[in-house]
Molecule: transfer RNA
Organism: Patescibacteria group bacterium
RNA sequence: GCCGAGGUAGCUCAGUGGUAGAGCAGUAGUUUGAAGAACUACGUGUCCGGUGUCCGAUUCACCGCCUCGGCA
Numbered sequence: 001g002c003c004g005a006g007g008u009a010g011c012u013c014a015g016u017g018g019u020a021g022a023g024c025a026g027u028a029g030u031u032u033g034a035a036g037a038a039c040u041a042c043g044u045g046u047c048c049g050g051u052g053u054c055c056g057a058u059u060c061a062c063c064g065c066c067u068c069g070g071c072a
Stems, first nucleotide, its partner, number of pairs: 001071007010024004018055001026042005048064005
């Protein structure tokens, strides 16, 4: 330099046009002498940035930035 995949909650990841979710972690409560385990409850996330399309964009198009892989 060329090609491809990806960027969403603290972490790992779903979601793929119609007001954004799970697991783990965390916090509070119950329980315990205390802790762990178990059970219950709790998410105001500029969906990487900008522009465009659309009634409406995390989702589609384009231009950037970053990460990973392949080729040279």